RNA sequence: GCGCUGGUAGCUCAGUGGUAGAGCAGUUGGCUCUUAACCAAUUGGUCGGAGGUUCGAGUCCUCCCCAGCGCA
Repeated sequence: GCGCUGGUAGCUCAGUGGUAGAGCAGUUGGCUCUUAACCAAUUGGUCGGAGGUUCGAGUCCUCCCCAGCGCA
């Protein structure tokens, strides 16, 4: 330098162009002599950045940034 894969909640990850989700973690309450476990409720997201296409983009296109792998 070229190619491929990935970047979404604090962490690990889903997500057919049509309201962004799960598990764990956090918070509150219940239960318990207390803790853990368990039960219920709940908070948390400029979807890596910028442009474009579209009535509508996490998703499609272009460029850039970061991480990993391969080729040279």
Predicted 3D model of a 72-nucleotide RNA (transfer RNA) from a Candidatus Uhrbacteria bacterium. Model confidence (mean pLDDT): 82 of 100. The sequence was found in a public genome assembly. It matches the Rfam family "tRNA". By type it is a transfer RNA. About the family: Transfer RNA (tRNA) molecules are approximately 80 nucleotides in length.